Source information:
A computed fold for a 391-nucleotide RNA from Lacisediminihabitans sp. FW035, annotated as Bacterial RNase P class A. It is recorded under the gene name rnpB. It matches the Rfam family "Bacterial RNase P class A". Rfam classes the family as a ribozyme. Gene Ontology terms of the family: ribonuclease P activity, tRNA processing and dimeric ribonuclease P complex.
[in-house]
RNA sequence: UGGGUCGGCAAGACGGUCGCGUUAUCCCUCGUGUCAUUCGAGAUACGGGGGACACCGAGGAACGUCCGGGCUCCACAGAGCAGGGCGGUGGGUAAUUCCCACCCGGGGCAACCCGCGAGAAAGUGCAACAGAAAGCAGACCGCCACCUGGUUUCGGCCAGGGGGUAAGGGUGAAACGGUGGUGUAAGAGACCACCAGCGGCCCGCGUGAUCGGGUCGGCUAGGUAAACCUCGCCCGGAGCAAGGUCGAACAGGAAGCGCUACGGGUGGCUCGCCCAGUUUCCGGGUAGACCGCUAGAGGUGUGCGGCAACGUACAUCGUAGAUAGAUGGCCGUCGAUGACGGGUCUUCGGGCCCGUCGGGACAGAACCCGGCGUAAUAGCCGGCCCAUUCA
Numbered sequence: 001u002g003g004g005u006c007g008g009c010a011a012g013a014c015g016g017u018c019g020c021g022u023u024a025u026c027c028c029u030c031g032u033g034u035c036a037u038u039c040g041a042g043a044u045a046c047g048g049g050g051g052a053c054a055c056c057g058a059g060g061a062a063c064g065u066c067c068g069g070g071c072u073c074c075a076c077a078g079a080g081c082a083g084g085g086c087g088g089u090g091g092g093u094a095a096u097u098c099c100c101a102c103c104c105g106g107g108g109c110a111a112c113c114c115g116c117g118a119g120a121a122a123g124u125g126c127a128a129c130a131g132a133a134a135g136c137a138g139a140c141c142g143c144c145a146c147c148u149g150g151u152u153u154c155g156g157c158c159a160g161g162g163g164g165u166a167a168g169g170g171u172g173a174a175a176c177g178g179u180g181g182u183g184u185a186a187g188a189g190a191c192c193a194c195c196a197g198c199g200g201c202c203c204g205c206g207u208g209a210u211c212g213g214g215u216c217g218g219c220u221a222g223g224u225a226a227a228c229c230u231c232g233c234c235c236g237g238a239g240c241a242a243g244g245u246c247g248a249a250c251a252g253g254a255a256g257c258g259c260u261a262c263g264g265g266u267g268g269c270u271c272g273c274c275c276a277g278u279u280u281c282c283g284g285g286u287a288g289a290c291c292g293c294u295a296g297a298g299g300u301g302u303g304c305g306g307c308a309a310c311g312u313a314c315a316u317c318g319u320a321g322a323u324a325g326a327u328g329g330c331c332g333u334c335g336a337u338g339a340c341g342g343g344u345c346u347u348c349g350g351g352c353c354c355g356u357c358g359g360g361a362c363a364g365a366a367c368c369c370g371g372c373g374u375a376a377u378a379g380c381c382g383g384c385c386c387a388u389u390c391a
Stems, first nucleotide, its partner, number of pairs: 001387009010377001012334007020057002023054001025052011059362001063373002066371005071239004083235005088102005103117001104115004118230002123228002125224002140169002142165003146161006177195006196220001198217007243291004252282006263275004298317008338357008
């Protein structure tokens, strides 16, 4: 210098102006209650509306709502079945399917990355194409002796037949261990040596997964469990529209009263009945208001323990809480890197100076946390690895 890999930072800055939300203070106004009253008005408390001023006001993902918890309500003797989830080992944590470290397997020269990583010698199932044959496999070509026929230069050769053979060829992702030898008509773990792999037992390091070694065995065991299944472990349900406190109005309905004094109708009167009126209840614990509601497994720094995730002690920091949902718009100055043009220097890679242009994506709280996943950016910084060049 180029390429790669892993991690971190930032998510424009300052000022002006208009606007939105919470909270505090003050002012105006309306309603209700109380006090006071010289009957004009006033004081005060609560509530509604408006205004002034001040502070503060989204994220690294606030997102998806995929996991795990807190919190709330409901259910709950205990055990089992069903159903669902998880799956190397050890640790971390409130908890996890997350994180850390390690093991095993795979990829990469390497840094490093990837892994829904229990069991396929319990059972069942499944597998395109090609190929003769694909699951206690298989004879297409080839190889081998035998039989029959033909031919012969008598060495054989050709054709046919029923057999043997998995060493060779060919097909395939995969053809039932590898190499060498013995053996055989040709062959074959049929037998032998070594190697690979599998199973049992023993020894050693390690908490463990696992790793290393020894010995014995039968000679070889295909894949698939995000297929059924088997084994082990875990799991009650619903969610802030949880849940709690207060609590109307109108229509309509039901019941009582409706008098000894005061309404209307029933053709005049009395009773009765009906209506108006009035009280209570239903409507409805509805509408609505308030609480829950934001200080919490909190952030930052330092020390200590730990490889780390993380834990712990001390110090320190501190205002989002809307409810159809506030956190925005415009203007000015500046802004790293970048693009273009010009000048200048040059070891020809580029450096320096000037001017112009350009200069932020994805997206937004809605009870709160911890994760994971997804989206996306003007840019900046660092560790490590590989290659190349120079000293």